[in-house]
Molecule: transfer RNA
Organism: Deinococcus maricopensis DSM 21211
Order: sequence, then C1' cells, then structure tokens
RNA sequence: GGGCGGUUAGCUCAGCGGUAGAGCGUUCCCCUUACAAGGGAAGGGUCGGGGGUUCAAAUCCCUCACCGCCCACCA
Repeated sequence: GGGCGGUUAGCUCAGCGGUAGAGCGUUCCCCUUACAAGGGAAGGGUCGGGGGUUCAAAUCCCUCACCGCCCACCA
C1' cells in the first nucleotide's frame, strides 16, 4: 500500500429502511432470622466521528479514526 471483518447500555452481543433490544451486571421491592437462589420493578444509549441519499438511516452510499485477520512491498 491492497483486500476482508468489526465499532450499538458497565460487559458479551442481537437488530440488515419504519418508536433501539436481550442476557449478565447495577439499584430497589418481595421472599428468608440472615445470605444465596427464586419472583417483580427501575435506571442506564448523541448506535465510533463527519457528510450524503430518503418522508424516514443503527441499517444504504462516501470519507475519517480505531481494533483484528490475510496479502503485497521496503530495509
């Protein structure tokens, strides 16, 4: 330098044009003498940055950044 994949909640990941979700974790309540387990509820997001297309973008297009893999080049 070229190609491919990835970036979404604290963590691991779904979602593939039409109100952003799950599991775990966190907080509170129930249960218990108490803890754990179990049951219920709540909080938590400028969807990596910028731009474009569209009535509408996490999703499509361009660009940049970062992470991983492969290939090439140089010394």